[in-house]
RNA sequence: GCUGGAAUGGCUCAGGAGGUAGAGCGCAUCAUUGGUAGUGAUGAGGUCCCGAGUUCGACUCUCGGUUCCAGCA
Numbered sequence: 001g002c003u004g005g006a007a008u009g010g011c012u013c014a015g016g017a018g019g020u021a022g023a024g025c026g027c028a029u030c031a032u033u034g035g036u037a038g039u040g041a042u043g044a045g046g047u048c049c050c051g052a053g054u055u056c057g058a059c060u061c062u063c064g065g066u067u068c069c070a071g072c073a
Base pairs, nucleotide, nucleotide: 001072002071003070004069005068006067007066010025011024012023013022019056027043028042029041030040031039032038049065050064051063052062053061
């Protein structure tokens, strides 16, 4: 330098035919216990890497950029 892949709540990851986002773990509160743990209930938490474009509407499509991983030279 070229090619391909990844970037989504604190962490690990889903999200399939474009209609404003979900799981597990973690966190908070409450209940249960003599008290922890565990269990149950409820809840908080995300400008979906950045910028543009297309569209009535974009995490999702297109273009450019950034970071990381792999391969080739």
A computed fold for a 73-nucleotide RNA from Lachnospiraceae bacterium C1.1, annotated as transfer RNA. It matches the Rfam family "tRNA". The same sequence occurs in records of 2 taxa. Its mean pLDDT, the model's own confidence on a scale to 100, is 83.